The prediction has a mean pLDDT of 81. The part of an RNA shown here (small-subunit ribosomal RNA, 3' major domain) has 478 nucleotides and comes from an uncultured bacterium. It matches the Rfam family "Bacterial small subunit ribosomal RNA".
Context: one part of a larger RNA
């Protein structure tokens, strides 16, 4: 000087309260543990592992596991030799298949000094080597979690002290903030904070097509012709400072109310992560040291498995219903994506979807809304609730859905009547509700990443709990 105290002061967080909706009981999904197996690859483990690495395991992927084959090798650079085509298609026989034999058939390498000289491909051959998702995150880079968008963490010079070191950084206000003022043996600076930065909310200027129509014609329709006022879309500027007014503070900093404004006191939302802390994760994104394999811990293939299943635990979805579920009817969006694509329509199919097909490399076509509304039926039931599993016929993607997809249609009709101790989000366009679109992706999500529509209730306050800063006091503690 730090760390600790079930010491003390003072101060802030959805931390507690006030509120709402939820987990925690069912069913299903999904990961994790454990079992079990031939494997059920690995990896991550209180907060800060467990819808986490994985934005997508029928094969592939794939790193396991049985079979079966390759050994300079699937893939790189060097050397010697032989070829001039490599290479595609097909076909025949042998295997699961990788591969092996045999044939058809397309094609008949560039430069060139015309020397098979130089390069390039093959194929053979030695041997350096290649390969290793093998081991070590406690040998490391680099990323990234978390304390934490906490407000701290340092440093030169002085100055105090033998010294470790203090001081500045305490102190009296204030702030979201070591933010600002005042005070002060300190005076100044550096990383932080705040601003710069992107979006959102107003306005004005340009610009009006593919956008949008007040105005004057037209049409089934802003569809044409007109027009760029308005919407929206780009692109430039403006605007927000406590700037103004009052009180209040110490005549400061500020703080409380007004006033104008679209927006008021950090307007509301991101990005942006200080010295460090956990030897924290990551050698399986990649890079990389050291150690181990090298006819195998490499390297190809088929089939399996990562999907197992008494059990237990994390997240999540759908209920358990009348604020409701059926049916009929019906409006009104945003963000995004589209060519091996998006797909309007019309037709066939109860549908899943099939067949034709317009338009669109798209502010032009397309994907394309639910919940709200309006009628009626159900009338408190294990029910017109739930929908879990089962049968059956089917669709669709892809070589290929047995193991292992997703989705129709009928029948089936489990648990469930709001869930114990515990536990948790979230302060406003927020909870909570609805539905839509993206990447991954051939197909497949109740996850993810975003979009918008409807839209609340609470806050007295800081006594406690949890976690953090600041000061200041004890210590058998470094």
């Nucleotide at each position: 000087u730090g760390a600790c105290g079930g010491g003390g002061a003072c101060c802030c967080g959805c931390a507690c309260a006030a509120g709402c909706g939820g987990u925690g009981g069912a069913u299903c999904a999904u990961g994790u543990g454990g079992u079990u197996u031939a494997a059920u690859u690995c990896g991550a483990a209180g907060a800060u592992a467990c819808g986490c690495g994985a934005a997508g395991a029928a094969c592939c992927u794939u790193a396991c596991c049985g079979g079966c084959c390759c050994u300079u090798g699937a893939c790189a650079u060097a050397c010697c030799a032989a070829u001039c085509g490599c290479g595609g298609a097909c076909u025949u026989a042998a295997g699961a298949g990788a591969u092996u034999a045999a044939g058809u058939u397309c094609u008949u390498c560039a430069c060139u000094u015309c020397g098979g000289g130089u390069g390039g491909a093959u194929u053979g051959g030695a041997u350096a080597c290649a390969g290793g998702u093998g081991c070590u995150g406690c040998a490391u880079g680099g990323c990234u979690g978390u304390c934490g968008u906490c407000a701290g963490c340092u440093c030169g010079u002085g100055u105090c002290g033998u010294g470790a070191g203090a001081u500045g950084u305490u102190g009296g206000g204030u702030u979201a903030a070591g933010u600002c003022c005042c005070g002060c043996a300190a005076c100044g600076a550096g990383c932080g904070c705040a601003a710069c930065c992107c979006u959102c909310a107003c306005u004005u200027u340009u610009a009006g097509u593919u956008g949008c129509c007040a105005c004057c014609a037209u049409u089934u329709a802003g569809u044409u012709g007109g027009g760029c006022a308005c919407u929206c879309u780009g692109a430039a500027a403006g605007a927000a400072c406590u700037g103004c007014c009052a009180g209040u503070g110490a005549u400061a900093a500020g703080c409380u109310g007004g006033a104008g404004g679209a927006a008021g006191g950090u307007g509301g939302g991101g990005a942006u992560g200080a010295c460090g802390u956990c030897a924290a994760g990551u050698c399986c994104u990649c890079a990389u040291g050291g150690c181990c394999c090298u006819u195998a811990c490499g390297u190809g293939u088929u089939g399996g498995g990562c999907u197992a299943c008494a059990c237990a635990c994390g997240u999540g979805c759908u209920a358990c219903a009348a604020u409701g579920g059926c049916a009929u009817u019906g409006a009104c969006a945003a963000u995004a994506g589209g060519a091996a694509g998006c797909a309007a329509g019309a037709c066939g199919g109860c549908g899943a979807c099939g067949u034709c097909a317009a338009g669109c490399a798209a502010a032009u076509c397309c994907u394309a809304a639910a919940a709200a509304g309006a009628u009626g039926c159900c009338u408190c039931a294990g029910u017109u609730c739930g929908g879990a599993u089962u049968g059956u016929a089917c669709u669709c993607u892809g070589c290929a859905a047995c193991u292992c997809g997703a989705g129709u249609a009928c029948a089936u009709g489990a648990a469930g009547c709001u869930g114990g101790a515990a536990u948790u989000a979230c302060u406003a366009g927020u909870a909570a509700u609805c539905g839509c679109g993206g990447a991954u992706c051939a197909g497949c999500g109740u996850g993810c990443c975003g979009c918008g529509g409807u839209g609340a209730a609470u806050g007295c306050g800081u006594u406690c709990c949890c976690g953090g800063g600041u000061c200041u006091u004890g210590u058998a503690c470094a």